[in-house]
Context: one part of a larger RNA
RNA sequence: GGCAACAGGGGGAUGCCUUGGCGACACAUGGCGAAGAAGGACGUGGCAAGCUGCGAAAAGCUUCGGGUAGCCGCAAGCAGGCUUUAAUCCGGAGAUGUCCGAAUGGGGAAACCCUGUCGAGGUAAAGCUCGGCAACAGCUGUAAGAAUAAAUAUUGCAGCAUGAGCAAGACCUGCUGAAGUGAAACAUCUCAGUAAGCAGAGGAGAAGAAAGCGAAAGCGAUUCCCUGAGUAGUGGCGAGCGAAAGGGGAGCAGUCUAAACCGGAGGGAUUUAUCCUUUCGGGGUUCGGACUUCGAUAUGGUGAUUGAUUGAUAGGGGAACGGUGUGGAAAAGCCGGCCAAAGGGGGUGAGAGUCCCGUACCUUAAAUUGAGAGAGAACCUAGGAGUAUCCAGAGUAGCACCGGACACGUGAAACCUGGUGUGAAUGAGUGCAGACCACUGCAUAAGACUAAAUACAAGGUGUCGACCGAUAGUGAACAAGUACCGUGAGGGAAAGGUGAAAAGAACCCCUGUUAGGGGAGUUAAAAGUACCUGAAACCUGUUGCCU
Numbered sequence: 001g002g003c004a005a006c007a008g009g010g011g012g013a014u015g016c017c018u019u020g021g022c023g024a025c026a027c028a029u030g031g032c033g034a035a036g037a038a039g040g041a042c043g044u045g046g047c048a049a050g051c052u053g054c055g056a057a058a059a060g061c062u063u064c065g066g067g068u069a070g071c072c073g074c075a076a077g078c079a080g081g082c083u084u085u086a087a088u089c090c091g092g093a094g095a096u097g098u099c100c101g102a103a104u105g106g107g108g109a110a111a112c113c114c115u116g117u118c119g120a121g122g123u124a125a126a127g128c129u130c131g132g133c134a135a136c137a138g139c140u141g142u143a144a145g146a147a148u149a150a151a152u153a154u155u156g157c158a159g160c161a162u163g164a165g166c167a168a169g170a171c172c173u174g175c176u177g178a179a180g181u182g183a184a185a186c187a188u189c190u191c192a193g194u195a196a197g198c199a200g201a202g203g204a205g206a207a208g209a210a211a212g213c214g215a216a217a218g219c220g221a222u223u224c225c226c227u228g229a230g231u232a233g234u235g236g237c238g239a240g241c242g243a244a245a246g247g248g249g250a251g252c253a254g255u256c257u258a259a260a261c262c263g264g265a266g267g268g269a270u271u272u273a274u275c276c277u278u279u280c281g282g283g284g285u286u287c288g289g290a291c292u293u294c295g296a297u298a299u300g301g302u303g304a305u306u307g308a309u310u311g312a313u314a315g316g317g318g319a320a321c322g323g324u325g326u327g328g329a330a331a332a333g334c335c336g337g338c339c340a341a342a343g344g345g346g347g348u349g350a351g352a353g354u355c356c357c358g359u360a361c362c363u364u365a366a367a368u369u370g371a372g373a374g375a376g377a378a379c380c381u382a383g384g385a386g387u388a389u390c391c392a393g394a395g396u397a398g399c400a401c402c403g404g405a406c407a408c409g410u411g412a413a414a415c416c417u418g419g420u421g422u423g424a425a426u427g428a429g430u431g432c433a434g435a436c437c438a439c440u441g442c443a444u445a446a447g448a449c450u451a452a453a454u455a456c457a458a459g460g461u462g463u464c465g466a467c468c469g470a471u472a473g474u475g476a477a478c479a480a481g482u483a484c485c486g487u488g489a490g491g492g493a494a495a496g497g498u499g500a501a502a503a504g505a506a507c508c509c510c511u512g513u514u515a516g517g518g519g520a521g522u523u524a525a526a527a528g529u530a531c532c533u534g535a536a537a538c539c540u541g542u543u544g545c546c547u
Stems, first nucleotide, its partner, number of pairs: 001546009015532001016497002020468002022465006029457002031166002039100003042055003046078002050074002061094006070082003105114003115134007136163002138160007171202001172200005182189001186236001212219002223250005233241002254449003257393001261282009288391003291386004300380003305375002309371005315363003321336004337354002339343001345357003398422007408434001429444005484491002504531001507519004
């Protein structure tokens, strides 16, 4: 020096565990905010650094319910208190709620600085302290008011919980709108109207009661699913893109205006009786209406309010077991019972239906609140016939050019739609039925509203898992978006386990004396706060063998 065995050190793998995650489903719910949000800063405890709670009334105050013997958060300790006159705790309602933040009196390098005004306190007078008000936009009222006559712009004053901002990296609508890619290159094309940006809305949003579909002996708002169908088509006819009718389901719901005509009010014109115009009311809405005529007071609907009942936000009741030996400990074994609308689950010194919490089932609210049968003030609502006249949404439809969107790339390219130009008709009208024409049909544009079936899941509740088990599972089981890094946007860790119970080792000894160790003691066991198990690398010691 090597090898081997053994005993240790070191290290933290492995096994076991789970406070934390991940995923799915269902239900309810789907907003908060100038009455100051979300999110923060700074404070706040007897001792108080962090987290949590709270706000100068500061781990809290009031009140109404629940609940019952303990309590003063995580979190021990010291000191001191509270509580059967019902505390702590749980739930409902309220009070307080510094400063920043849309931040809104002005400013500003967020959590700071400065001011006006009204009121109160204080002062000899101030300074000072406390409370209220003072942003902008919109709307309403009112007053004033240019160029410019009327007017308008604009301005002043008063009033208004009307707006502003946030969120769930979700869902929806609109506007704007790529590229990597595919085409085995690439330009039309594709990716894709996707990603991203912006605006807006709601618990959903959008769409929606045919100027539809398309060929049936027709259908009859919209939305969503299955099918039709990878069909018909479209396409450097490449890559690809890709319908509709119809059928089957889910869910069903229909309405209001403009105009004709009648009337009121204001203004204007004027031939004094009308006309024009503004506005309000009636009328009317597509099996059209006005109008004329006949007939009628029925029927249906909306619904302020009330409200049986039933939920949410604390809770309450809730069956049935003993013995025995082993063991540190019984819930395991053995013996003998019992309950079960409860043998889901968790805990208890090892596998517990019957020990504890619970579970099935039953039951409950002073207060706030959801749904809601029924009742119901008030309001709205009808028909037949006639057809002379009148009305039925205009810079619109149509057409031309250039675009977009339609599954459809300009194509024979309709339909829908934007820009520019041009520019109708009025029901014997107009649009459409995939160029166009004819015939035959379908529907009534140029105004508006509309539940359900559909999409999503942040937060809440419940249930579940051939999901993970601390290098896994969230980045985070721990003071985690923390420590730390970066000027910043941003990046971003590591770190769980004594024991059933601290019973956390009194006392003695060694010593370089808050370390470490040896006794003693605790414990089932030292498992000894570098603590369950404790692998390997690596280090040391002893012994043997070899050199």
A computed fold for a 547-nucleotide part of an RNA from an uncultured Opitutales bacterium, annotated as large-subunit ribosomal RNA, domain I. It was read from a public genome assembly.